[in-house]
Context: one part of a larger RNA
RNA sequence: CGUUAGAAUAUUGAGAGGAACUUUUCUUAGUACGAGAGGACCAGAAAGGACAUACCUAUGGUGUACCAGUUAUUGUUCCAACAGUAAAUGCUGGGUAGCUACGUAUGUAGAGAAUAACCACUGAAAGCAUCUAAGUGGGAAGUCCACCUUAAGAUAAAUAUUCUUAUCAUAUAAAAUGAGUAAGGUCACGGUGAGACUAACCGUUAGAUAGGCAUUAUGUAUACAUAUAGUAAUAUAUUUAGCAAAGAUGUACUAAUAGACCGA
Numbered sequence: 001c002g003u004u005a006g007a008a009u010a011u012u013g014a015g016a017g018g019a020a021c022u023u024u025u026c027u028u029a030g031u032a033c034g035a036g037a038g039g040a041c042c043a044g045a046a047a048g049g050a051c052a053u054a055c056c057u058a059u060g061g062u063g064u065a066c067c068a069g070u071u072a073u074u075g076u077u078c079c080a081a082c083a084g085u086a087a088a089u090g091c092u093g094g095g096u097a098g099c100u101a102c103g104u105a106u107g108u109a110g111a112g113a114a115u116a117a118c119c120a121c122u123g124a125a126a127g128c129a130u131c132u133a134a135g136u137g138g139g140a141a142g143u144c145c146a147c148c149u150u151a152a153g154a155u156a157a158a159u160a161u162u163c164u165u166a167u168c169a170u171a172u173a174a175a176a177u178g179a180g181u182a183a184g185g186u187c188a189c190g191g192u193g194a195g196a197c198u199a200a201c202c203g204u205u206a207g208a209u210a211g212g213c214a215u216u217a218u219g220u221a222u223a224c225a226u227a228u229a230g231u232a233a234u235a236u237a238u239u240u241a242g243c244a245a246a247g248a249u250g251u252a253c254u255a256a257u258a259g260a261c262c263g264a
Base pairs, nucleotide, nucleotide: 001153005164006163007162008161009160010159011158015150016149017148018147021049022048023047024046025045026044027043033038051107052106053105054104055103059101060100061099062098066094067093068092069091070090071086072085073084074083075082076081110145112144113143118138119137120136121135167179168178169177170176184262185261186260187259188204189203190202191201192200209255210254211253212251213250214249215248216247218244219243220242225238226237227236228235229234
């Protein structure tokens, strides 16, 4: 821009893409078959492998702004206590959210349709025979459908429901042009389990959107200071303490103000 008034929501599905896998064991059955050795079709069940998708409750990984320990050195303020630096964590032990696999869950389903090779029925040409010439069946990991995703620019531009369909100016025979609006939308602002930017989605005081604060889950591992014991290093008590990122709940304390524009 189109889809022929303008919008919102929910759909249909022409078309497109994806997936499609496989092993072992058990039962049938040591049966059919075979002198024996050996050893099935068909049918049913279970356990896997690989692959795919989603997720983070549990198991692990990561987690350089969380907690603790520790060496050297510098500094604040002498001790104590802290802070900085040590190849963009000094080293070490753990670890929330998020992300993730080695983890968890699910899937690869069809007694569907038409077929290939092939196997057949009936059956003439050709009194027989013949799956074929007329006619009728079976038959594959392949084809189509079924399954998942997408899809009306599918210009043959689809469908349903709901909302707004009103005013002024110029010009008028009518169209038309311009302006401010309606439903609705965009910008703006606060953001996100969304994200390169866009987009998508949520919120904007009639508010829990982000931050802060409170409580809490959870992590670390028992803070500082004081007291006691010990010459001291240190230990014990106060103390499952102190501190804490991204989690949860609550709370308007701060900021989502003020507004602008498009649009029949």